[in-house]
RNA sequence: UGCGACCGCCGGUCUGUCGCUCGGCCACGCAUGAGGGCCGAGAGGAAAGUCCGGGCAACAAAGAGCACCAUAUUUCCUAACGGGAAGCUGUCGGCAACGGCAGAGUAAUGUGACAGAAAACAACCGCCUGAAAAGGCAAGGGUGAAAAGGCGAGGUAAGAGCUCACCGGGCGCGACAGCAAUAUCGCGCGCCGCACAUCUUAUGGGUUGCAAGGUCAAGUAUACCGGCAUUCAAGGGCUGCUCGUCCAUUGCCGGGGGGUAGACUGCUAAAGCCCGGUGGCGACACCGGUGCGUAGAUAAAUGACAGACGGGACGCCGCAACUCACCCCCUCGAGGGGCGAAAGUACGGCUCCUACAUAACCCGGCUUACAGGCUGUCGCAGAUG
Numbered sequence: 001u002g003c004g005a006c007c008g009c010c011g012g013u014c015u016g017u018c019g020c021u022c023g024g025c026c027a028c029g030c031a032u033g034a035g036g037g038c039c040g041a042g043a044g045g046a047a048a049g050u051c052c053g054g055g056c057a058a059c060a061a062a063g064a065g066c067a068c069c070a071u072a073u074u075u076c077c078u079a080a081c082g083g084g085a086a087g088c089u090g091u092c093g094g095c096a097a098c099g100g101c102a103g104a105g106u107a108a109u110g111u112g113a114c115a116g117a118a119a120a121c122a123a124c125c126g127c128c129u130g131a132a133a134a135g136g137c138a139a140g141g142g143u144g145a146a147a148a149g150g151c152g153a154g155g156u157a158a159g160a161g162c163u164c165a166c167c168g169g170g171c172g173c174g175a176c177a178g179c180a181a182u183a184u185c186g187c188g189c190g191c192c193g194c195a196c197a198u199c200u201u202a203u204g205g206g207u208u209g210c211a212a213g214g215u216c217a218a219g220u221a222u223a224c225c226g227g228c229a230u231u232c233a234a235g236g237g238c239u240g241c242u243c244g245u246c247c248a249u250u251g252c253c254g255g256g257g258g259g260u261a262g263a264c265u266g267c268u269a270a271a272g273c274c275c276g277g278u279g280g281c282g283a284c285a286c287c288g289g290u291g292c293g294u295a296g297a298u299a300a301a302u303g304a305c306a307g308a309c310g311g312g313a314c315g316c317c318g319c320a321a322c323u324c325a326c327c328c329c330c331u332c333g334a335g336g337g338g339c340g341a342a343a344g345u346a347c348g349g350c351u352c353c354u355a356c357a358u359a360a361c362c363c364g365g366c367u368u369a370c371a372g373g374c375u376g377u378c379g380c381a382g383a384u385g
Base pairs, nucleotide, nucleotide: 001381002380003379004378005377006376008374009373010372012309013308014307015306016305017304018303020042021041022040023039024038025037026036044356048367049366051365052364053363054362055361056209057208058207059206068205069204070203071202072201073087074086075085076084077083088103089102090101091100092099093098104200105199108198109197110196111195112194124141125140126137127136128135129134149167150166152164153163154162168192169191170189171188172187173186174185175184177182213265214264215263216262222257224255225254226253227252228251229250235247236246237245238244272292273291274289275288276287277286278285279284310354311353312352313351315350316349317348318347321345322344323343327338328337329336330335
């Protein structure tokens, strides 16, 4: 210098004009409200997806079982988590720094395309016995993503963990290191296909989300109550019938509960941030600080336009600067001086780019999007000293 790996961080600024939401003050106004003036405050690293966890709230709930869903190596962190930290085992990618994926159990059941004889009760070629029929075998060939642990010896009709030695794996026991997963060593058992799913085991899960929930409540209609009026007709009670009376009907006035629009609350101080110290490999925890600390809108406020600046480009152009080849001069020489092409760097100009995205109860995570930039540590390659 180039190409990478892994953490952490930033992600526009200023001015003018016109606007938006909230709060305070002032003036006008009888007063509420509206409107006006001035001042102050006003989105993110992901505010996003709404995937996981928690707070908070309402409702539900004796207890137990089944079903359903989620999770599944170890230890730790945390309010909690399906999140995070540090490890372990296997495997894959990379020269490397490093990164990705998987990791409870396997008793039972099922599946394993094509190819292949067979995808676990295997037998096509082959080997052996036999005259044949038939039977025994699994070493070699071939297929496949995967083929009955490997290899040698014994054994045999031929063979085979059938037996034995060594190697690999599994299970059990012991020792040692570690909190543990696990690792190393020793002994024993011939125990010896794999993958996935169902399944089994363990742990966790009540439901709904601030449009939760609480308070007040216009207008309209109106349960119910009271007062007044009305009955031409119809109804019910008292009665055998008529009258009468009561209820009811209808209208107006008043009260009234529930409740709609709407208003207030929930509502923003947060398991909060920053700085310093201590402990820890770390996630994180604890302590200290005369440190910081008012967005709370509700169909939803931060915007639009103009100008200037900043940042970027592996884009184009210029160049009086720098580096400096060739050449020339000096020197015995190392070297020094002059000239100064191309290219690069610096500088200047032009052009282009300046992202993703907008709180909606709050918090911790995860995931995804993002013009571009910065810090640190580490790896590989090249050059120079």